[in-house]
């Protein structure tokens, strides 16, 4: 460098409940653990995915389609940091 134990001290915290926050996706806080060795950072790297206030367009309609400037790092690659060593 790479690589993951039925090792140790440790960390994180998915469904779900609750309460603010938001148009929504969803995020914050508590409670709670499916799981994670980077589930740490990073969405102004590039891809995918989710919402559509706002805008375009169409309609008879309080409909309906399109769009990312919103969101997702617990979707994936890429990037930057980082604890621990029993085999290799």
């Nucleotide at each position: 460098a790479g690589c993951g134990a039925u090792a140790a001290g440790g960390g994180c915290a998915a469904a779900c409940c609750u309460g603010c926050c938001a148009a929504a996706a969803g995020g914050c806080a508590g409670g709670g653990a499916c799981g994670c060795a980077a589930a740490g950072c990073c969405a102004u790297a590039g891809g995918g995915u989710c919402u559509a206030a706002g805008g375009u367009g169409c309609c008879u309609u309080u409909g309906c389609a399109c769009u990312a400037u919103g969101a997702u790092a617990g979707c994936c690659u890429a990037g930057c940091u980082g604890c621990c060593g029993c085999a290799u």
The RNA shown here (c-di-GMP-I-GGC riboswitch aptamer) has 88 nucleotides and comes from Peptococcaceae bacterium BICA1-8.
Rfam family: c-di-GMP-I-GGC riboswitch aptamer. Its family is annotated with cyclic-di-GMP binding in the Gene Ontology.
Its mean pLDDT, the model's own confidence on a scale to 100, is 89.
It was read from a public genome assembly, where an Rfam model found it.